This is a predicted structure of a 339-nucleotide RNA (Bacterial RNase P class A).
It was read from a public genome assembly, where an Rfam model found it.
Its Rfam family is "Bacterial RNase P class A". Rfam's curators write: Ribonuclease P (RNase P) is a ubiquitous endoribonuclease, found in archaea, bacteria and eukarya as well as chloroplasts and mitochondria. The family's RNA type in Rfam is ribozyme.
Its mean pLDDT, the model's own confidence on a scale to 100, is 77.
Order: sequence, then structure tokens, then C1' cells
RNA sequence: AAGGUUCUUCAAGCAAUCACUUGGAUGCAUGCAUCCGAGAGGAAAGUCCGAGCUCCACAGGACAUGAUGCCGGAUAACGUCCGGGAGCCGUGAGGCUACAGACAGUGCAACAGAAAGCAAACCGCCCCCGCUUGCGGGGGUAAGGGUGAAAUGGCGGGGUAAGAGCCCACCGGGAGACCAGUAAUGGGCUUCGCAUGGCAAACCUCAUCAGGAGCAAGGCCAAGAAGCGUGUGGAUUGUCCGUCCCAUACACGCGGGUAGGCUGCUAGAGACAGCCGGUAACGGUUGUACCAGAUAGAUGAUUGCAUAAACAGAACUCGGCUUAUGAGGGACCUUCUUA
Repeated sequence: AAGGUUCUUCAAGCAAUCACUUGGAUGCAUGCAUCCGAGAGGAAAGUCCGAGCUCCACAGGACAUGAUGCCGGAUAACGUCCGGGAGCCGUGAGGCUACAGACAGUGCAACAGAAAGCAAACCGCCCCCGCUUGCGGGGGUAAGGGUGAAAUGGCGGGGUAAGAGCCCACCGGGAGACCAGUAAUGGGCUUCGCAUGGCAAACCUCAUCAGGAGCAAGGCCAAGAAGCGUGUGGAUUGUCCGUCCCAUACACGCGGGUAGGCUGCUAGAGACAGCCGGUAACGGUUGUACCAGAUAGAUGAUUGCAUAAACAGAACUCGGCUUAUGAGGGACCUUCUUA
């Protein structure tokens, strides 16, 4: 200097004036005035997970269904996060994993190929016989070749008629005890010619977890009216059992009226800073501040300094994940060059 990996910060302001929404105080009277304050994000997006909260009288059991899947931790919880292990990718910094089980069973692998689970001999190699000298028949073989994504351990040597773990060394694999570790797992030692192919983001088996619906949940006030018919017992928001209520209730159809207001609605499993513990995720403690609550849905304009453009607007709240995107910073890796 170039290229890369990973972690992280900010998202543009400060001051003034006017405008918009809102909290509080005061005054007047039912929306005005004055004053003090506040006012869209790092993803507010996706609605993919988890919860807080609300309702289903209680929310019990079984089945179904769905989700997760190495080990140890964190968390309110999670399919999230942290640390570690194994496998794979990369020269490396690092990255990815749908990472339990294939001798419980079923199933799949088109085509090609002799043959795709308990097989198999197409070409070939070797031996014997016959004969028309390159053909036929019989036996052995799976080292070489072919087909395929994949052909039943690899490589080297010995051995054989030719070969083959047939035998041997090494690698790989199985088993045993020992050592290290909380564990996943790893290490060496001993032993065995030996491996019972792949796929379970195929059905399945095993372990663990899950009641359902959702703020348009729900609660209150006001206003208004006109009920009729049919069916069934209803609720327990997949089914069954159980339980509870049954002149109740539920479902459907026709017809009529109202459709307004308040609440839920923002003080938090929260934010920021210091200290302590922990490898870390995170936890504890002390302090500081209160930082939107709209309901057809609020933030715009001007001036001065500075300058910053991108993706893009809260709607009950929070913890994550995923996706979109602009400008910076730190650490580490590789290559080249110079000293």
C1' cells in the first nucleotide's frame, strides 16, 4: 500500500421565531388564553418466535397436532444469546451445521448399469475340454476397466493358476479397561481381519415442551329500539372423558334502531452512568432522569453556525431473530514493498 475477517459507534445537531400534537399549572367557562415541559427508529419494517396483560365459571386428564434436538450455562421465556465439543469449508483471521436414533419397522434412490441390501458378473483375467486358430462349452475370480451421485475400507508388499484382508506393516474401524474433563468429548495402551452402505429439512422411534383466542383482547357510561322464525342443550376456542350451568344459553335466517364517549394507553422483566462478581452471555448494588400516547391518525417552515445523503414513520408493551441501508472507528489475517 492492496485485499479480507470480525466487533462496534452514529444516523445530525445547537440557538431563535412561527406552526402542529400532547402532559402539567393558573384563569375564564366547556374550549379558549398564558406559562413550564415533551414529541417516530436502528431497524419503528417483516409478523417469524417468546412473553407481560385480557377473556373463556375452574382450566383437570388422555389422544391428536405442532415445535425443539451435541454438552454446560444465561434469561420472565424463546426456535434467542454466551462458552465449549464434533464434522465440514477457508492459506489464514474466521465461517457454517435441520448436530438424538439407520441390527424396531416401512419406504426411497429416475435413467444408466450385471447388480443399488444382504447382492452381483457386462468387458476382462486364469485353468480344463473340443475344434474349423479364434470360436464354443465347463469351472474359478472380483485386483483392472465400464455404468452411475453412490458398487460393500484405503495404500504398499507378500502370496496365488489368476486374484481377493487370503496374510503382513501403516491409516481407518469395532471392543476393553485406564487417564483428563461437570459434560459433550479427547488421549495413549491392549486386542480383533474387520468393517452389516446412503437418506429420517422421508414416514417413523426416543426425550423435552406447548389450553385456546387475542388490545379490532376486555371493562364502563350514554343513546336507541321491534321483534319474528327455525334448530339444538350450552360452556370449557381440535376431539373425547371429566366438570359446571340448563324457563339459561348457542347457531342460522328475515326485519328495525344506535353506531357517541371514557378507559385499557404508558413508571417499565425499562433507560443511562459508576462500582462489584463472572471467560462471557449476564447478575447484584448505588445514583440520575421521567424521555409520544394519536384515533382518518401530530414534527413543518424561516434565520445563523455547522452540515449528512441512505433505508425509512410509533398505534398495548417488552426480549429476540430476519431483512433494507449511509458514514465512521478498533482488533486480527494474507500478499507486496521499504528500512